[in-house]
RNA sequence: AGAGUUUGAUCCUGGCUCAGGAUGAACGCUGGCGGCGCGCCUAACACAUGCAAGUCGAACGGUUAAAGCACCUCCGGGUGUGCAUAAAGUGGCGAACGGCUGAGUAACACGUGGGCAACCUGCCCCUCGCACCGGGACAGCCUCGGGAGACCGUGGGUAAUACCGGAUACUCCGCCCCCUCCGCAUGGAGGGGGCGGGAAAGCCCAGACGGCGAGGGAUGGGCCCGCGGCCUGUUAGCUAGUUGGUGGGGCAACGGCCCACCAAGGCGAUUAUGGGUAGCUGGGUUGAGAGACCGACCAGCCAGAUUGGGACUGAGACACGGCCCAGACUCCUACGGGAGGCAGCAGUGGGGAAUAUUGGGCAAUGGGGGCAACCCUGACCCAGCGACGCCGCGUGGGUGAAGAAAUCCUUCGGGAUGUAAAGCCCUGUUGUAUGGGAAGAAGUACUGACGGUACCAUACGAGGAAGCCCCGGCAAACUACGUGCCAGCAGCCGCGGUAAUACGUAGGGGGCGAGCGUUGUUCGGAAUUACUGGGCGUAAAGCGCACGCAGGCGGCCUGCUAAGUCUAUUGUGAAAGGCUGAGGCUCAACUUCAGUAAUGUGAUAGAUACUGGUAAGCUAGAGAGUGUGAGAGGGAAGUGGAAUUCCCGGUGUAGCGGUGAAAUGCGUAGAUAUCGGGAGGAACACCAGUGGCGAAGGCGGCUUCCUGGCACACCACUGACGCUCAUGUGCGAAAGCCAGGGCAGCGAACGGGAUUAGAUACCCCGGUAGUCCUGGCCGUAAACGAUGGAUACUGGGUGUGGGGCAAGCAGUUGUUCCGUGCCGUAGUUAACGCGUUAAGUAUCCCGCCUGGGGACUACGGUCGCAAGACUGAAACUCAAAGGAAUUGACGGGGGCCCGCACAAGCGGUGGAGCACGUGGUUUAAUUCGAUGCAAACCGAAGAACCCUACCUGGGUUUGACAUGUACGUGGUACGGACGUGAAAGCGGAAGGACAUUAGUUUACUAAUGAGCGUACACAGGUGCUGCAUGGCUGUCGUCAGCUCGUGUCGUGAGAUGUUGGGUUAAGUCCCGCAACGAGCGCAACCCCUAUUGCCAGUUGCUAGCGAGUCGAGUCGAGCACUCUGGCGAGACUGCCGCCGACAAGGCGGAGGAAGGUGGGGACGACGUCAAGUCAUCAUGGCCUAUAUGCCCAGGGCGACACACGUGCUACAAUGGCCGGCACAGCAGGCAGCUUACGCGCGAGCGUUGGCGAAUCCGCAAAAGCCGGUCCCAGUUCGGAUUGCAGUCUGCAACUCGACUGCAUGAAGCCGGAAUCGCUAGUAAUCGCAGAUCAGCCAAGCUGCGGUGAAUACGUUCCCGGGCCUUGUACACACCGCCCGUCACACCACCCGAGUUGGGGGCACCCGAAGCCGCAGGCUUAACCGCAAGGGAAGAUGCGUCUAAGGUGCGCCGAGUAAGGGGGGUGAAGUCGUAACAAGGUAGCCGUAA
Repeated sequence: AGAGUUUGAUCCUGGCUCAGGAUGAACGCUGGCGGCGCGCCUAACACAUGCAAGUCGAACGGUUAAAGCACCUCCGGGUGUGCAUAAAGUGGCGAACGGCUGAGUAACACGUGGGCAACCUGCCCCUCGCACCGGGACAGCCUCGGGAGACCGUGGGUAAUACCGGAUACUCCGCCCCCUCCGCAUGGAGGGGGCGGGAAAGCCCAGACGGCGAGGGAUGGGCCCGCGGCCUGUUAGCUAGUUGGUGGGGCAACGGCCCACCAAGGCGAUUAUGGGUAGCUGGGUUGAGAGACCGACCAGCCAGAUUGGGACUGAGACACGGCCCAGACUCCUACGGGAGGCAGCAGUGGGGAAUAUUGGGCAAUGGGGGCAACCCUGACCCAGCGACGCCGCGUGGGUGAAGAAAUCCUUCGGGAUGUAAAGCCCUGUUGUAUGGGAAGAAGUACUGACGGUACCAUACGAGGAAGCCCCGGCAAACUACGUGCCAGCAGCCGCGGUAAUACGUAGGGGGCGAGCGUUGUUCGGAAUUACUGGGCGUAAAGCGCACGCAGGCGGCCUGCUAAGUCUAUUGUGAAAGGCUGAGGCUCAACUUCAGUAAUGUGAUAGAUACUGGUAAGCUAGAGAGUGUGAGAGGGAAGUGGAAUUCCCGGUGUAGCGGUGAAAUGCGUAGAUAUCGGGAGGAACACCAGUGGCGAAGGCGGCUUCCUGGCACACCACUGACGCUCAUGUGCGAAAGCCAGGGCAGCGAACGGGAUUAGAUACCCCGGUAGUCCUGGCCGUAAACGAUGGAUACUGGGUGUGGGGCAAGCAGUUGUUCCGUGCCGUAGUUAACGCGUUAAGUAUCCCGCCUGGGGACUACGGUCGCAAGACUGAAACUCAAAGGAAUUGACGGGGGCCCGCACAAGCGGUGGAGCACGUGGUUUAAUUCGAUGCAAACCGAAGAACCCUACCUGGGUUUGACAUGUACGUGGUACGGACGUGAAAGCGGAAGGACAUUAGUUUACUAAUGAGCGUACACAGGUGCUGCAUGGCUGUCGUCAGCUCGUGUCGUGAGAUGUUGGGUUAAGUCCCGCAACGAGCGCAACCCCUAUUGCCAGUUGCUAGCGAGUCGAGUCGAGCACUCUGGCGAGACUGCCGCCGACAAGGCGGAGGAAGGUGGGGACGACGUCAAGUCAUCAUGGCCUAUAUGCCCAGGGCGACACACGUGCUACAAUGGCCGGCACAGCAGGCAGCUUACGCGCGAGCGUUGGCGAAUCCGCAAAAGCCGGUCCCAGUUCGGAUUGCAGUCUGCAACUCGACUGCAUGAAGCCGGAAUCGCUAGUAAUCGCAGAUCAGCCAAGCUGCGGUGAAUACGUUCCCGGGCCUUGUACACACCGCCCGUCACACCACCCGAGUUGGGGGCACCCGAAGCCGCAGGCUUAACCGCAAGGGAAGAUGCGUCUAAGGUGCGCCGAGUAAGGGGGGUGAAGUCGUAACAAGGUAGCCGUAA
């Protein structure tokens, strides 16, 4: 610091996602040790049990047990004492601290800084002073009584530091008077005087501890104020003690805190009121920072203590472990009544994904009480549980093979795990055991829960201690097997449909490590809310336009001021935390100390440029004046002609009208057409122009009236009067609405006619609202320049509208201001583009945007007569949706140009019969493949057996074939009579070996080999995958294209070159050009063919010569000719003319055998079709292994209702048949071609000869020519089919061969829609040869020659193609994309008769406890009084206030609901075809139907 993901690719916009950090966490797997921390985030849910606040006998009355001591004793014990004391009581202090929690609270609650001249403060400290004289009670206790109990009552007696009276006090309080000083207003401080009022307590006693008054301090609190920190406007108005005043009450104190009266205020867009959420802070997490999020632990503050209310006591409470009342709940009860409050520590239930022990100790720190000893302390210190977090340590170290075993992979060679292990040598952290053993103690001694802990020593012994996640990209790490869109994975993109580095497992690897992953949350990345630091022409985004209040901003000069701003000093900004530096635990975490920081804020002093304030000026902004000018600017009234329609009349007759073509419609009742007259409404041709005017919407005949704005010129006037503008107000096309008119034309809806599969459309005939006018609504548009307004600045060129100035006689020219266009510089932009009319450079103000869909929606509100408008979400869902540009592809877009593409021609196919191939069907099998063009006489250039892959049956298993190993084998290999069998095979007699070595005389023996057998590795497979492949091939297409290097242009994809002007068969060539060159293609080079020269001359040829024959190159001879086959020549637009740019080239001509690539062939660019082929071959993987291999027999591949394709033969007279005659070329031949002769009607057979072939043979060519016949007929056409008889090949022609002869003699008389080939030696037509092959189902294929045409005006159309251009929402590329209804499933939402519980409001009713007030006929020890009585107090009663409760009303949000509504999502449902190419009716926006 970035990365992945929209596209074929690119740039941009934009969202989603990831990598990082953090966590009071949870979950999964795993888990050795220690230290330090942390541990109910949920139910402020309910709580059993124990503990958490007591203490003081030195305040008081009294009292209990024991030890000890003393005394007494009847020995049982008793009494006294006790610097002894339990339990309870009076009294004092404490219990308001400490501990817990976060419900409530949006508030002076908190933070920060100030104020109190408006206050309080127990215990503590300092100073001064005082404590005198009296009095009466009440608990405990005793007695009596009530009650189940909790408890309560009557009577009696009693102490005090409890209570009360009096005295003293003038320093305290109140009132009055005087003086001094001071302050920010009220006022404050000090001093003096007068009047009135107010204290106390003792206890122990050497001395302490206490008490009272006053002043001061310290500490802690109370109150007030400035500023700061959440969301919501779909909450806009709120407020009656409300705001203020006067007087009073109350309080420690100010205050409407409370009350009476008076006034009518107060708050709010700088967000009141309401709603939602939330304890606040120091700080924590993250971040570069600014920020964002959070507020566990620790610390400060606040709030709460079962819910609500209330006061009492007290220095302090409205009081967690106090009281009273009310509510809910729980418990006890004898039913009469009572008791209780863990949000203290443990613990329980419950809730939850989830959070610990009913532990030890007061040793330390701290707190309460006490003189103290001491007591209490679940505060605290420790321990326990939990990897919850952070930190540290270990699970061993060294050595050890070119590398064990095992596992995995493998190209089978090997590679990997891997020095890893084992083995050997060590160490001892940790562990275990034993021994020793702290600091923490402050305070001389005593005192340690932790703890026999930390730590130390010794011994033992590698012994007890490693997992988790990941390995397709992001992102570090790859193989095998299994699986087969299954099972599964997944953070995003996406993996999985038979070779998955993405699933599962394994091996290996990567990462981290006592942890590792996952999930949740949060910050970051995200400049993706942009203060730092974004945008708005087309991506989301400028309000339709204007006026304008508030607000924001604002020209030049001078003075003053000092609010903003800046500087300095100073206070504060708690501690902890952070940072820096040191120190302590072995290190670290942790912790201690010091420093710093704390961006903030208060005070004081200073500065004055800028901003603000204030005062005085200026004229450049703005306004105003005078003059001139242009204009569809607005409103009203009037008026004109053309045209349409209608009405009347004339002429006139059969049609008119309408369309792609028609029909509906109109017309003989007289239309259309035409002439004349009339009526009425609406709109204003030409002029007319990217001309004018207006803020926008918008404005168009002419005239008049009223009226707004603008420009120019002049520069005397005012003197900043300005710009913008939330809210607001006005204007605002069309459609639409209300009321009243009007209605010619047009014309939603509607009717009819067509079109169509349908046609609720497009086209046609009609036609109502409406369109028009008046008045009133509506308030929206793609209201667009998709561009808010204002001001300033920044090169030009060229049009046009208006005005001025200058020159000129004028046409005109120059210049200036305002407006309106185009092109373009710099600049800018993602690009397109914009470019003084900015989208450039800047300033000010307003509006708006933050992924797509849901949604221009819902709900709520406002407006509207309605339609609806404005405002405007969420759930849910997607990984995109988009902008611009690029390359393609495509278009029922355009231009140019090719091709037997059409056209022009000739001949076919499609109809018939037959053949062949295919589909289908059938079958035991009909083996397999090929399937639009580009499968279908294709693989197959030869299926009776074989081939053969298929079927049935028989047989075989190391195999028909290859290699290797082991074992066996001399009667072995070999051999096979014979048997069996359909064959294969099985069984099998006689006979019967070989090579090498050793022993050895041979013979023989032994060993080895070959062979054979057995076993095992393996062979084999036309089994699968052509979508795993190589190779080969088809096709576009013999089309003219496809690319590269360098340069240049562009952010880039990419462009340029290759486009353009010509030209060509051609990206062929020329010219031009930011291109210059080059490659693969084209062409040429190669082969055949057309002419010719030279060389050569047999088997070819024969002119001349000779010989010779019926005839014949038959022979001699020759090599001239033909020919053969080798080398050359020849053609290049080279020459001439014209055209053309003087080019390329074109047209014509000459010459030439051939002329403009002469004809033909071979040759096929980059690529496309997952095209074809695993069955030619090769090959990965998979499958098979007594079978999917191998052998054999028979069958099948030849089936046959049909359908298609390719052919053959025909339908006849340009013909058939018969006879005669003539002329080729290619190619082939020894298991061959076969002459000749003989036989046979013939296929053929027999005999004989030639030729391995320019020699011999097949060989006859056929059409043709000559002659004859047939006479238009299903024929002397046509030959299918069938019968009989044969021939040949072959082991064998039944299934299933070809041929021959005789007989038979079918369909068919030229072929519907449709469709194919061919442009010259071509089509058509005629035969010949060859491959394969025993033969042949060949009518096929490949070649060869013979005869030999017609036509092309032309490029509109069909098909295919090339180039340029255009549009695009296509890129699997139009066989594309894509919309809506319907049907089905699921999901969330809205409405909804209602219904359920909740919240708060208002009114009324009732009204506990309690404070306060009032009251009297009640009660009472202290004081007064002799008494009566008084004073005072209490209880009681009444009243104000008031919690809970009740009733009613409307409000808010939530749950639920029959039914209704749309929306979203969901591989292969239905209907159509709306949009994207002119998308086939251009599309889109608003509105209505």
Predicted 3D model of a 1489-nucleotide RNA (small-subunit ribosomal RNA) from an uncultured bacterium. Its Rfam family is "Bacterial small subunit ribosomal RNA". The family is grouped with related families in Rfam's "SSU clan". The RNAcentral record of the sequence draws on ENA and SILVA. The coordinates come from a structure-prediction model, not an experiment, and the mean pLDDT is 86.